Model confidence (mean pLDDT): 87 of 100. Large-subunit ribosomal RNA, domain VI from an Acidobacteriota bacterium, 270 nucleotides, folded computationally. Rfam family: Bacterial large subunit ribosomal RNA. The source organism's lineage runs through Bacteria, Pseudomonadati and Acidobacteriota. The RNAcentral record of the full RNA draws on ENA.
[in-house]
Context: one part of a larger RNA
RNA sequence: CGCAGGAGAUUUGAGGAGGCCUGACCUCAGUACGAGAGGACCGGGUUGGGUGUACCUCUGAUGUACCGGUUGUUCCGCCAGGAGCACCGCCGGGUAGUCACGUACAUUAGAGAUAAACGCUGAAGGCAUCUAAGCGUGAAACUCGCUCCAAGAUGAGAUCUCCCUUCCGAGUAAUCGGAACUGAAGGCUCCUCGGAGAUUACGAGGUAGAUAGGCAGGAAGUGGAAGUCCGGUAACGGAUGUAGCUGACCUGUACUAAUCGGCCGUGAGG
Repeated sequence: CGCAGGAGAUUUGAGGAGGCCUGACCUCAGUACGAGAGGACCGGGUUGGGUGUACCUCUGAUGUACCGGUUGUUCCGCCAGGAGCACCGCCGGGUAGUCACGUACAUUAGAGAUAAACGCUGAAGGCAUCUAAGCGUGAAACUCGCUCCAAGAUGAGAUCUCCCUUCCGAGUAAUCGGAACUGAAGGCUCCUCGGAGAUUACGAGGUAGAUAGGCAGGAAGUGGAAGUCCGGUAACGGAUGUAGCUGACCUGUACUAAUCGGCCGUGAGG
């Protein structure tokens, strides 16, 4: 820009892409077959490998703004308690998130039309013949079925909902010209943000509000804070006390910030 008014949702699916893999074991059955040795088809069941997708309940990795321990040194006047630097100083753990080594699922059943092939009926050609008329069976290939994209599918689809004026003149009318008023539905900008993200886009919100921060409670992590008291000459230990502290998680709460605004879009539709 188009899709013959504008807008918000929900969709159909022409067409396209992906996927399609495979082993072992049990049973049938030591059966059919075979002198024996050996040893099935068909059907049913179980469990793997590879690959793919999603997710974080479990297992584990990471987790440089969480907790603890600890070395050296500088500083906070000293003690105590802390802070900075040393690869996050080093070490032990670890929430959310991300991830696999973890978990779940899929890799299928089925249908249609077929290939080679196998048939039924059957003439030409009194027989025979799957074929000439006619009718069947038959493969990981084909068309569906499964997953994803998809109406610029210009053949531009469908459904639901929402929105938009009066007057004057010309004209049989469609319509055209003008004036006044109007600026809708909705969208964009702006702002608070995100399991979305380079930017953009997408999504959640903007006071009629839980969008982010703060705060409160909880979960979870760390692992028993400081201070005081008690024991010990002391290092240190014990009690107060499942203590103190805590990033992303959950719930709640307008305390703070999303204030106020600006712009586009018209007027019933060739």